[in-house]
RNA sequence: UAUCUUUAAGCGCUGAGUCUGCUUUGGCAGAGCGGAGGACCCGAUUUUAGGGGUUAAUCAGGCUCCUGGCCUGAGGGGCUACCCUACAGUCCUAACCCGUCAGCUAACUUCGUAAGCGUUGUUUGGGAGGGUAC
Numbered sequence: 001u002a003u004c005u006u007u008a009a010g011c012g013c014u015g016a017g018u019c020u021g022c023u024u025u026g027g028c029a030g031a032g033c034g035g036a037g038g039a040c041c042c043g044a045u046u047u048u049a050g051g052g053g054u055u056a057a058u059c060a061g062g063c064u065c066c067u068g069g070c071c072u073g074a075g076g077g078g079c080u081a082c083c084c085u086a087c088a089g090u091c092c093u094a095a096c097c098c099g100u101c102a103g104c105u106a107a108c109u110u111c112g113u114a115a116g117c118g119u120u121g122u123u124u125g126g127g128a129g130g131g132u133a134c
Stems, first nucleotide, its partner, number of pairs: 001133006011118004018031005032113006042103001050101001051098004058074007075093006082127003086123001087121001
């Protein structure tokens, strides 16, 4: 410089939810990551029509057999296997908690470290890596 390529894989995805050490293998203690409370200053004065927190998971409208359920749209979130980007496709928009109470918030205090799943586009542009040849 040219050309091929990112390989189904003890792998990958959502999520903070992983790692290390000790252990009598019940668990314990740390690191990392994540959340909450909590000054000055600033902000806010709307507090039963209660209010607030985690989370992407909220809002508006419509239908209905009206406890409830369903549909549409907007907003928000994820996936499509090196990374980013655009396009396209596709899916989710739940659940739980505090208990009359919390704005932000340094120091400080405190909690969690689960659960569940199986996508692979011959697309655009760029970057990074690998092989081969000269």
Background: This is a predicted structure of a 134-nucleotide RNA (c-di-AMP riboswitch aptamer (ydaO/yuaA leader)) from Syntrophomonas sp. UBA1376. It matches the Rfam family "c-di-AMP riboswitch aptamer (ydaO/yuaA leader)". Rfam describes the family as follows. This family represents a conserved RNA structure found upstream of the ydaO and yuaA genes in Bacillus subtilis and related genes in other bacteria. The ydaO/yuaA element is thought to act as a genetic 'off' switch for the ydaO and yuaA genes in its native state. It is believed that the element may be triggered during osmotic shock leading to activation of ydaO, a predicted amino acid transporter gene, and members of the yuaA-yubG operon which code for KtrA and KtrB K+ transporters. The sequence was found by an Rfam model in a public genome assembly.